[in-house]
RNA sequence: CGUAUCUAAUAGCAAACUAUGCGAAAGCAUGGGACGCAAAGCCACGGGUCUAAAGCAUAGCAAUGACAGCCGGGCUGCCUCA
Numbered sequence: 001c002g003u004a005u006c007u008a009a010u011a012g013c014a015a016a017c018u019a020u021g022c023g024a025a026a027g028c029a030u031g032g033g034a035c036g037c038a039a040a041g042c043c044a045c046g047g048g049u050c051u052a053a054a055g056c057a058u059a060g061c062a063a064u065g066a067c068a069g070c071c072g073g074g075c076u077g078c079c080u081c082a
Base pairs, nucleotide, nucleotide: 005082012037013036017032018031019030020029021028022027035069041075042074043073045072046071047070048067049066050065055061056060
């Protein structure tokens, strides 16, 4: 120095819920709030999930809308005892 496991510290992110705003909805942004997270940083590329506006012409189908905190993949990345 690299890989895997593991220990500590510093910093970081922030689920549910909630206020306001946006959105047809799913959901998103900001503030509050912490269940958790060593990639819970970034990318919808493959799978998956959610919504269903337009459209079809209707107990429904349908993504061009979403989810990176569902899995895989790609790119980047902090510290350290053993």

This is a predicted structure of an 82-nucleotide RNA (c-di-GMP-I riboswitch aptamer) from Natronincola peptidivorans.
The coordinates come from a structure-prediction model, not an experiment, and the mean pLDDT is 85.
The model forms 95% of the base pairs in the Rfam consensus.
Rfam family: c-di-GMP-I riboswitch aptamer. Rfam links the family to the GO term cyclic-di-GMP binding.